[in-house]
Description:
A computed fold for a 72-nucleotide RNA from a Patescibacteria group bacterium, annotated as transfer RNA. Its Rfam family is "tRNA".

């Protein structure tokens, strides 16, 4: 330098173009002599930045940034 893939909650990951979710973590409560474990409820998002298409974009297109794989 060429090609391909990834970027979504604190972490790991989902999400036919039509209200962004789960598990873990966090917080509160219950249980227990106490802790751990367990149960119930609940908080948490500029979907990496910018632009385009569309009635509507996490999703499609372009570009940039960061990361990974691969070829030379």
């Nucleotide at each position: 330098g060429g090609g391909c893939c990834c970027a979504u909650a604190g972490c790991u990951c989902a999400a036919c173009g039509g209200u962004a979710g789960a598990g873990c973590a966090g917080u509160g409560c219950c249980c227990u002599c106490u802790u751990a474990a367990g149960g119930c409820a609940u908080u948490g998002g500029u979907u990496g930045g910018g632009g385009g298409u569309u009635c509507g974009a996490a999703u499609c297109c372009c570009u940039c940034u960061g990361g990974g794989c691969u070829c030379a």

About this RNA
Model confidence (mean pLDDT): 80 of 100. The sequence is in RNAcentral, with records from ENA. NCBI's taxonomy places the organism under Bacteria, Bacteria candidate phyla. The same sequence occurs in records of 2 taxa.